[in-house]
Context: one part of a larger RNA
């Protein structure tokens, strides 16, 4: 643009992708068959592999804005305490997030028409014979069921709910212009959403981010002070103190303000 007004929500499936794997074991049943060795069909429970989906309860890993510790230097007038460089200066530890080595799941079940192959009836061709007419079983395949997208399926679909039938030009008509209605965008906080841009979430009738309060988790018991020791240190105050993303709250900060588009119906 287009889907014969213009919107907002919900959907319908024409069509399209995706998956589509299997092994062991237990009972049937040491039954059926078999002289015996051996051993079922059907038919049900169980429990791997190998592929893939989502997700982080648990493992585990990563985590350059977290805790602790520890070495050289150099500053903060000196100790103390700190802070900068030195791969994040090594080190051990780690929230969220985002991962597999973790967890849960899946394939399927069942319907239909088949193929090879069994088969009923049954002529041709008085028999026979699955076929010529007619009717049946019958596969990991085939349609469908499962999972996704999807009305630009131009055969542009449905449904449910707002808005409405204004003005001014034109020959009354097409058609232009102007302000608007529902309703959008712009702007602006922002995300479990992202390369932009989109999508969601909200914009004072606001918990959208941040801050700030409580927790959760994490680290592992700070500083100062006071005791004990010659002294490195210990010991109490102290399961202390900091602590980035997580849980819940809270209008203290920022989303003010504004501005723009948008129907009149063959």
């Nucleotide at each position: 643009c287009g889907u014969a007004g213009g919107a907002u929500a919900u959907u319908u499936g024409a069509g399209a992708g995706g998956a589509c794997c299997u092994g062991c074991c237990g009972c049937u049943a040491g039954u059926a068959u078999g002289a015996g060795a051996a051993g079922a069909c059907c038919g049900u429970g169980g429990u791997g592999g190998a592929c893939g989906a989502a997700c982080c309860u648990c493992u585990a890993g990563u985590g350059u804005a977290c805790c602790a510790g520890u070495u050289g230097u150099c500053g903060c007038g000196c100790c103390a305490g700190c802070g900068g460089c030195a791969c994040c200066g090594c080190u051990g530890g780690g929230u969220a997030g985002c991962u597999a080595u973790g967890u849960u799941c899946g394939g399927a079940a069942g319907a239909g028409a088949u193929a090879a192959a069994c088969g009923c009836u049954g002529a041709a061709a008085g028999c026979a014979u699955c076929u010529a007419a007619g009717c049946g079983u019958g596969a990991a395949g085939c349609u469908c069921g499962c999972c996704u997208c999807a009305a630009g399926a131009u055969u542009a679909g449905a449904u449910a709910u707002g808005c409405u039938g204004c003005a001014g030009a034109g020959u009354u008509a097409a058609u232009c212009u102007g302000g608007u209605a529902a309703g959008g965008c712009u702007c602006c906080u922002u995300u479990g959403a992202g390369a932009c841009u989109a999508a969601g979430a909200g914009g004072u009738u606001g918990a959208u981010a941040g801050g700030c309060c409580a927790g959760a988790g994490g680290u592992g018991u700070a500083a100062g002070c006071a005791g004990u020791g010659c002294g490195a240190a210990c010991u109490g105050u102290u399961u202390a103190g900091c602590u980035g993303a997580c849980u819940g709250g809270u209008a203290c900060u920022a989303a003010u303000a504004a501005g723009c588009c948008g129907a009149g119906g063959g």
This is a predicted structure of a 266-nucleotide part of an RNA (large-subunit ribosomal RNA, domain VI) from a Candidatus Poribacteria bacterium. Model confidence (mean pLDDT): 89 of 100. The sequence was found in a public genome assembly. The organism belongs to Candidatus Poribacteria, within Bacteria.